[in-house]
Context: one part of a larger RNA
Molecule: small-subunit ribosomal RNA, 3' major domain
Organism: Crocus sativus
RNA sequence: UGACGGGGGCCGACACAAGCGGUGGAGCAUGUGGUUUAAUUCAAUGCAAAGCGAAGAACCUUACCAGUACUUGACAUGUCAUGAAUCCUCUUGAAAAGAGAGGUGCCUUCGGGAACACAGACACAGGUGGUGCAUGGCUGUCGUCAGCUCAUGUCGUAAGGUGUUGGGCUAAGUCCCGCAGCGAGCACAACCCUCGUGUUUAGUUGCUACCAUUGAGUUUGGAAUCCUGAACAGACUGCCGGUGAUAAGCCGGAGGAUGGUGAGGAUGACAUCAAGUCAUCAUGCCCCUUAUGUCCUGGGCGACACACGUGCUACAAUGGCUGGGACAAAGGGUCACAAUCUUGCGAGGGUGAGCUAACUCCAAUACCCCGUCCUCAGUUCAGAUUGCAGGCUGCAACUCGCCUGCGUGAAGCCGGAAUCGCUAGUAAUCGCCAGUCAUCCAUACAACGAUGAAUUCGUUCCCGGGCCUUGUACA
Numbered sequence: 001u002g003a004c005g006g007g008g009g010c011c012g013a014c015a016c017a018a019g020c021g022g023u024g025g026a027g028c029a030u031g032u033g034g035u036u037u038a039a040u041u042c043a044a045u046g047c048a049a050a051g052c053g054a055a056g057a058a059c060c061u062u063a064c065c066a067g068u069a070c071u072u073g074a075c076a077u078g079u080c081a082u083g084a085a086u087c088c089u090c091u092u093g094a095a096a097a098g099a100g101a102g103g104u105g106c107c108u109u110c111g112g113g114a115a116c117a118c119a120g121a122c123a124c125a126g127g128u129g130g131u132g133c134a135u136g137g138c139u140g141u142c143g144u145c146a147g148c149u150c151a152u153g154u155c156g157u158a159a160g161g162u163g164u165u166g167g168g169c170u171a172a173g174u175c176c177c178g179c180a181g182c183g184a185g186c187a188c189a190a191c192c193c194u195c196g197u198g199u200u201u202a203g204u205u206g207c208u209a210c211c212a213u214u215g216a217g218u219u220u221g222g223a224a225u226c227c228u229g230a231a232c233a234g235a236c237u238g239c240c241g242g243u244g245a246u247a248a249g250c251c252g253g254a255g256g257a258u259g260g261u262g263a264g265g266a267u268g269a270c271a272u273c274a275a276g277u278c279a280u281c282a283u284g285c286c287c288c289u290u291a292u293g294u295c296c297u298g299g300g301c302g303a304c305a306c307a308c309g310u311g312c313u314a315c316a317a318u319g320g321c322u323g324g325g326a327c328a329a330a331g332g333g334u335c336a337c338a339a340u341c342u343u344g345c346g347a348g349g350g351u352g353a354g355c356u357a358a359c360u361c362c363a364a365u366a367c368c369c370c371g372u373c374c375u376c377a378g379u380u381c382a383g384a385u386u387g388c389a390g391g392c393u394g395c396a397a398c399u400c401g402c403c404u405g406c407g408u409g410a411a412g413c414c415g416g417a418a419u420c421g422c423u424a425g426u427a428a429u430c431g432c433c434a435g436u437c438a439u440c441c442a443u444a445c446a447a448c449g450a451u452g453a454a455u456u457c458g459u460u461c462c463c464g465g466g467c468c469u470u471g472u473a474c475a
Base pairs, nucleotide, nucleotide: 001475002474003472004471005470007469008468009467010466011465015459016458019422020421021420022419023418026313027312028311029310030309031308032307033306034304035303042053064299065298066297067296069294070293073124077123078122079121080120082117083116087102088100092097106113107112126288127287129286130285131284135282136281137277138276139275140273147186148185149184150183152181153162154161155160166177167176168175192265193264194263195262197233198232199231200230201229202228203227207222208221212219236259239253240252241251242250243249302441315415319374320373322371323370324369325368331362332361333360337354341350342349343348381412386407387406388405389404390403391402392401428451429450430449431448
């Protein structure tokens, strides 16, 4: 100087407390361990692995296994030789592959050339093989915590100290005052984006107050409103009172759409964990080179006494069934989204208007509201499992897809010890959409809106964190 202490002081934090809803019990989905297997490819393992890499494993993907094949190779460059390539036919085969025949294009200075194919020989290719404890890059974490340092001066023999400590204050090493310090840098804050108010401007595909018009903003007008975009304004403790040390600030008030960081996002200092990744990529070294490379078919990644994680659906009456009625936002669409009509109980099928989209389509919101039935039951709760019959995608749904109809109707009556999330348009509840994508195992993930609470006395305690101080046989 650090680190540590069941030492001390101060401080903040959904850390506790106060509340609300969960997990842990059930069924299922999904990931992991284990076991099994020819293979169940690999990576990730306390927080910070486990709905994670994977924004989508039937083939492909695919790296694994079995089998069939290839060896200058599936892919690249160079040298030499031959031929036009594409194309066509046949046989064997699970496919990859094998065999055979025919005839020719493009440019041209007619020499040839471009591209392509094949054969051989080399140089070489190739490797999702190893090492993340050789590395770059990227990322997690402490933590959006308020810290981490430097120059010069000065003190100390030196390691080092001071500055950065102290008194206040702040979300903040934020600011003020003091001070052997005076300055500076990286973080903080601000600058950036979205939301909340207004003004100006622009009015089509958006809007419709007024005047006409229509079944309908449908059409002619209109530029007010709404909305959409752009450019500005606006919030700064600016003003007033109190308090404070005449400071920084704090408390209250006015005005104001918004008040003291307005809300949310992006933004992550110096370091830490030899943290993670050689399987995104790049890369040193090592290893394989008729195989640890490459092609293909089939299988596997989907197994199942069990254990754990994350979720979905429930256990009902604040509910379930059924008929009617209303209100979103944000997205996506031409190899697409698909209206309408029609057919089918339905999933779907047929037809194919419109739209390269503020125009058209997906599209219908759901919880909710108004009525009907059920009356506390393993039930008109719950829907697992399973039989039959169908539909769709796709060469192909057996292993191993999704959806529909009829039947079947399991566990489950609120969950032990323990444990998680959340402070406001939040939790909880409800639906909707995108990406990936032929289809889809999505109950995931990323957005979006609708309805919309309770509680916070407080810091004694638990967890982790910051500053000062103290002890130490630790470094």